[in-house]
RNA sequence: GCGGGCGUAGCUCAACGGUAGAGCGCUGGCCUUCCAAGCCAUCGACGGGGGUUCGACUCCCCUCGCCCGCU
Numbered sequence: 001g002c003g004g005g006c007g008u009a010g011c012u013c014a015a016c017g018g019u020a021g022a023g024c025g026c027u028g029g030c031c032u033u034c035c036a037a038g039c040c041a042u043c044g045a046c047g048g049g050g051g052u053u054c055g056a057c058u059c060c061c062c063u064c065g066c067c068c069g070c071u
Stems, first nucleotide, its partner, number of pairs: 001070007010024004018054001027041004047063005
C1' cells in the first nucleotide's frame, strides 16, 4: 500500500428497515439476627460525519479504532 472482518450498557452478546433487548455487574428496596443466596425495581448504550428512505443499529459513502490476510 491492497483486501477482509468487528465496533451496541461497566463487561459478554442479541436485534439486520418500524418504540434497541438479555445475562452478569452497579444502585435502591424486600427477605434474613447479620452476610450470602433469592425476589422486585431503577440507572445506563447503537465509534464519528454525511447520504438513501415516510422511517436507519440495520442499506450506501467517507472517516476513526481494533483484529486477520496479502504485498
This is a predicted structure of a 71-nucleotide RNA (transfer RNA) from a Miltoncostaeaceae bacterium. Its Rfam family is "tRNA". Rfam classes the family as a transfer RNA. Lineage of the source: Bacteria > Bacillati > Actinomycetota > Thermoleophilia > Miltoncostaeaceae.